The prediction has a mean pLDDT of 89. Small-subunit ribosomal RNA, central domain from an uncultured candidate division AC1 bacterium, 346 nucleotides, folded computationally. The full RNA is in RNAcentral, with records from Greengenes. Its Rfam family is "Bacterial small subunit ribosomal RNA".
Context: one part of a larger RNA
RNA sequence: CUGAGCGUAAAGGGGAUGUAGGCGUCUCGGCAAGUUGGGUGUGAAAUCCUUCGGCUCAACCGGGGAACUGCACCCAAAACUGCCGAGAUUGAGCACGGAAGAGGUGAGCGGAACUCCCAGUGUAGCGGUGAAAUGUGUAGAUAUUGGGAGGAACACCAGUGGCGAAGGCGGCUCUCUGGUCCGUUGCUGACGCUGAGGUCCGAAAGCUGGGGGAGCAAACAGGAUUAGAUACCCUGGUAGUCCCAGCCGUAAACGAUGGACACUAGGUGUCCUCGAAUUCUCGGGGGUGCCAAAGUUAACACAUUAAGUGUCCCGCCUGGGGAGUACGGUCGCAAGGCUGAAACUC
Repeated sequence: CUGAGCGUAAAGGGGAUGUAGGCGUCUCGGCAAGUUGGGUGUGAAAUCCUUCGGCUCAACCGGGGAACUGCACCCAAAACUGCCGAGAUUGAGCACGGAAGAGGUGAGCGGAACUCCCAGUGUAGCGGUGAAAUGUGUAGAUAUUGGGAGGAACACCAGUGGCGAAGGCGGCUCUCUGGUCCGUUGCUGACGCUGAGGUCCGAAAGCUGGGGGAGCAAACAGGAUUAGAUACCCUGGUAGUCCCAGCCGUAAACGAUGGACACUAGGUGUCCUCGAAUUCUCGGGGGUGCCAAAGUUAACACAUUAAGUGUCCCGCCUGGGGAGUACGGUCGCAAGGCUGAAACUC
């Protein structure tokens, strides 16, 4: 190295794009690097194996043989891999005709609610809780009516629904824009799959500068509760939450399940689409759910959206603690991230 694994036991990288590399459809012709057969040379001796012999045996020693699985060269073969040339269309892509969608970007607009301000009506409470109190109110609150301002989020529709690579995306309109699916089989002709590094994206919190600030609310203050109460409950309340620009790069970033392709019973819902029937309904393609066959699994469960059967490529695991720590390196303004041990101990 081989002989095992990664849904929940240790183990799938947060996601994509793509470099090197690895792997790669069908047919014909050629070459002969890999491959296969044969030959020649070499592969020191000793050792190992074997046979015969010498010490009374053995160890030990001596003679012969085999072996030294390797390397080089020559000849031959051409199925497979490779390379060169020619062709093909089923993989992949393009064109054309349709379609759905909270996919992304920027701008504008809208209504409900909320808080604050002004004014009217009106009077003694309001608020809050298990009960209270802090708080608020005769300087007129709460309630109610009218007007104004502001910020944030978009009820119903709403779905086991849709879109996106993931993070994620939900009022309406416009703008620019990405991807996907169906239909027609017209075009290109293997242009493909994966992907170490690299690059880009990446919730929330956090950081820098500038704005904004209604509600909510870490910290903080007060009131309660309690033996205490640095909490749970209540009244307040600052960062923050929002916007612009720039960082950070993490997560139970989860389907705890990497990507691609092929194959392996069905049943039932739903979304998009095409065809037939154009009334019920039936069939094809692509998503998304549930239930279940074979099979798999330690079990739970998975089961054409596989955790089944196979092939290719990447990532990762190897007892618990020490420890995602120390040290070093690298990135970051910092917080910290990435990489990542050992002693010791059970």